[in-house]
Molecule: Bacterial RNase P class A
Organism: Candidatus Limiplasma sp.
RNA sequence: UAAGGCGGCCAGACGGUCGCGUGGCGUAUGCCAUGAGGAAAGUCCGAGCAUCACAGGGCAAGGUGCCGGUUAACGGCCGGUGAAGGCGACUUCAAGGAAAGUGCAACAGAAAGAAACCGCCCCUUUGGGGGUAAGGAUGGAAAGGCGAGGUAAGAGCUCACCCGCGCCCCGGAGACGGAGACGCGAUGUAAACCCCACCCGAUGCAAGAUCCGAAUGGGAGCUAUACGGCUGCCCGCCGUGCUUCCGAAGCGAUCGCUCGAUCCCCGCGGCAACGCGGGGGCCAGAUAGAUGACCGCCCAACGACAGAACUCGGCUUACGACCGCGCUUACCGC
Numbered sequence: 001u002a003a004g005g006c007g008g009c010c011a012g013a014c015g016g017u018c019g020c021g022u023g024g025c026g027u028a029u030g031c032c033a034u035g036a037g038g039a040a041a042g043u044c045c046g047a048g049c050a051u052c053a054c055a056g057g058g059c060a061a062g063g064u065g066c067c068g069g070u071u072a073a074c075g076g077c078c079g080g081u082g083a084a085g086g087c088g089a090c091u092u093c094a095a096g097g098a099a100a101g102u103g104c105a106a107c108a109g110a111a112a113g114a115a116a117c118c119g120c121c122c123c124u125u126u127g128g129g130g131g132u133a134a135g136g137a138u139g140g141a142a143a144g145g146c147g148a149g150g151u152a153a154g155a156g157c158u159c160a161c162c163c164g165c166g167c168c169c170c171g172g173a174g175a176c177g178g179a180g181a182c183g184c185g186a187u188g189u190a191a192a193c194c195c196c197a198c199c200c201g202a203u204g205c206a207a208g209a210u211c212c213g214a215a216u217g218g219g220a221g222c223u224a225u226a227c228g229g230c231u232g233c234c235c236g237c238c239g240u241g242c243u244u245c246c247g248a249a250g251c252g253a254u255c256g257c258u259c260g261a262u263c264c265c266c267g268c269g270g271c272a273a274c275g276c277g278g279g280g281g282c283c284a285g286a287u288a289g290a291u292g293a294c295c296g297c298c299c300a301a302c303g304a305c306a307g308a309a310c311u312c313g314g315c316u317u318a319c320g321a322c323c324g325c326g327c328u329u330a331c332c333g334c
Base pairs, nucleotide, nucleotide: 001330002329003328004327005325006324007323008322010320012298014296015295016294017293018292020035021034022033023032024031025030037305041316042315044314045313046312047311048310049204050203051202052201062199063198064197065196066080067079068078069077070076081095082093083092084091085090096195097194101193102192103189104188105187117136118135119132120131121130122129123128144162145161147159148158149157163185164184165183166182168180169178170177171176208255209254210253211252212250217246218245219244220243221242222241226240227239228238229237230236262281263280264279265278266277267276268275269274
């Protein structure tokens, strides 16, 4: 210098005028304060909170799936292990079980799991029968590799070396790693069914709670009396009356609603995620739903993506500019 790798920060600034939401003050015209994001988004996980359901246990369905840690919790995060990719910095991974069982492995090939098409060997009544995985041929994959012994020909059939798995030993908290003796060598696939272990009630703030309680209406009770009707009279029944309960209209009202697993700074512990302690701060709460427009000025720039609706922790997606590295590789110079 070039090409990369990893990490971090910002999210236009200042002034003026007008307008909008919320809070406070004021008799009032008004005045003062305050007012979106890193993703407010997708609504994909995990929680708080609320209502309903629920003795306890199990099945089904769904989810998760190496180890350790972290957390309120998680499928998140951190640190490791293993595998894969890259010259490398580094990155990625739903990474338990294929010896419980089942299925599948296109085409090719005889055969895709106890394999005989050609070849080789033996026998033969010459039709064939038997043995054989060394060689050929097909395939992504062909029954551990290679050499020697052995044999009719062959074969882990036997042996040496190597590979893989299991068991024992050593190291590690563990995943796992290491070397040696022994045993075994029957493919792959579980984001195929399945098996194993663990988790899991449903619905979401239009949840839900409280208040006002019109009109029509329903239930219960009261009447010593009254009025009307059936009916001229008595009883009875119905209606009118009063009390109370239910129910119930509403661009109804209030709460939930924003102070919270909160934010910032410092110190300590920890590799880190994170935790602990101290100090400081208050940061939108609407319900037809505010957060905008214009002007001046700085700037390469009317900035990119984009607008809260109960609240948090994550993930994912969208997007403009900038910075750092005692990270890598290649080339050049000293």